Predicted 3D model of a 374-nucleotide RNA (Bacterial RNase P class A) from a Candidatus Latescibacterota bacterium. Model confidence (mean pLDDT): 76 of 100. Its Rfam family is "Bacterial RNase P class A". Gene Ontology terms of the family: dimeric ribonuclease P complex, ribonuclease P activity and tRNA processing. Rfam classes the family as a ribozyme. A source record names the gene rnpB.

RNA sequence: GGAGCGGGUCGGGCGACCGCGCUACCGGCCUGCGGGCCGGGGUGAGGAAAGUCCGAGCUCCACAGGACAGGAUGCUGGGUAACGCCCAGGGGGGGCGACCCCACAGAAAGUGCCACAGAAAACAUACCGCCGGCGCCUUGUGCGCCGGUAAGGGUGAAAAGGCGAGGUAAGAGCUCACCGCGCUUCCGGCGACGGGAGUGGCAGGGAAAACCUCAUCCGGAGCAAGGCCAAAUAGGGGAGGAGAGGUGGUCCGCCUCGUUAUAACUCCCGGGUAGGCCGCACCGAGGCAGGCGGGUAACCCCUGCCCCAGAUGAAUGGUCGCCCUGCGCGGCAUGAGGCGCAGACAGAACUCGGCUUAUAGAUCCGCUCCGCUG
Numbered sequence: 001g002g003a004g005c006g007g008g009u010c011g012g013g014c015g016a017c018c019g020c021g022c023u024a025c026c027g028g029c030c031u032g033c034g035g036g037c038c039g040g041g042g043u044g045a046g047g048a049a050a051g052u053c054c055g056a057g058c059u060c061c062a063c064a065g066g067a068c069a070g071g072a073u074g075c076u077g078g079g080u081a082a083c084g085c086c087c088a089g090g091g092g093g094g095g096c097g098a099c100c101c102c103a104c105a106g107a108a109a110g111u112g113c114c115a116c117a118g119a120a121a122a123c124a125u126a127c128c129g130c131c132g133g134c135g136c137c138u139u140g141u142g143c144g145c146c147g148g149u150a151a152g153g154g155u156g157a158a159a160a161g162g163c164g165a166g167g168u169a170a171g172a173g174c175u176c177a178c179c180g181c182g183c184u185u186c187c188g189g190c191g192a193c194g195g196g197a198g199u200g201g202c203a204g205g206g207a208a209a210a211c212c213u214c215a216u217c218c219g220g221a222g223c224a225a226g227g228c229c230a231a232a233u234a235g236g237g238g239a240g241g242a243g244a245g246g247u248g249g250u251c252c253g254c255c256u257c258g259u260u261a262u263a264a265c266u267c268c269c270g271g272g273u274a275g276g277c278c279g280c281a282c283c284g285a286g287g288c289a290g291g292c293g294g295g296u297a298a299c300c301c302c303u304g305c306c307c308c309a310g311a312u313g314a315a316u317g318g319u320c321g322c323c324c325u326g327c328g329c330g331g332c333a334u335g336a337g338g339c340g341c342a343g344a345c346a347g348a349a350c351u352c353g354g355c356u357u358a359u360a361g362a363u364c365c366g367c368u369c370c371g372c373u374g
Stems, first nucleotide, its partner, number of pairs: 001370010012323007020044004025040006046345001050356002053354005058222004070218005075089005090104001091102004105213002110211002113206002127153002129149008137140001161179002164176003180202001181200008226278004236269005246262005286306006293300002324343006
């Protein structure tokens, strides 16, 4: 100098003017005394406020216990309120490396699947070959039949341990060494696991983000949860009306008596709706700072300080000036200065902890590889 890896921070600053939300603050005015209006002061988005994908708080409903169904997770240890998150470690894979990636339990419980090609895709099998025996005549590097074999070729993403030697008619874990695998055992480690020794000639392909099995966890709905106050209108209940009279019922018609019911209207009660208040802005899994505090770390502990947006058609904005950063223009020996353009992703809505996704640009720290120079 070039190429790259991992992690952190910021994500425009200052001023003036205008405007908006909230306000337990101050002043003024009005008032039906509940409050309202005006002015001032204070305060007012994010690293993701986003997706709503996980985990919780909180609220209501349900609930004897358990099972089934369904869903999620799936190496070990730790952190945490909890998690599918984080940290550390193990194993596997990729990269020269810094470093990155992995749903990483079970395929000898069962069922099913493995396209095309290929003899065969899993109770093994034999296309070309290789080897032996027999037969034939055209006596050949021949053909046919029977048998042995799986070393070689061929197919495939994948072919029944790999490789070398011995062995054999040719071959074959048939035998042996090494590697791999299973089992037994010893050592190290909390553990995942690692290392060693012995032993078995080999269990018998892949895939469980196929069904499934095993282990662990999970009751449901969500702030439109839920609670309180509570009109108008309509409807419900009760009392009066109701002593009399009216009207209806009391097996058909009429009359009388008795009994029962009943309307307008008045008052009272309760439920629900509109609307309003709370939940809701918070003393909290809270924020910031400090600590030769503990721990490899995630994180925890101690001390001090702080109280930090909040609506319900939903505020947090706009203009101008200077500065900052980048690009361009003109100009220049160079520099300073000048002019123009651009400065992202996005925006709270009950609240937290995570993950994921978007993001112009600036900046810091640590590390790797290559080249050059001393």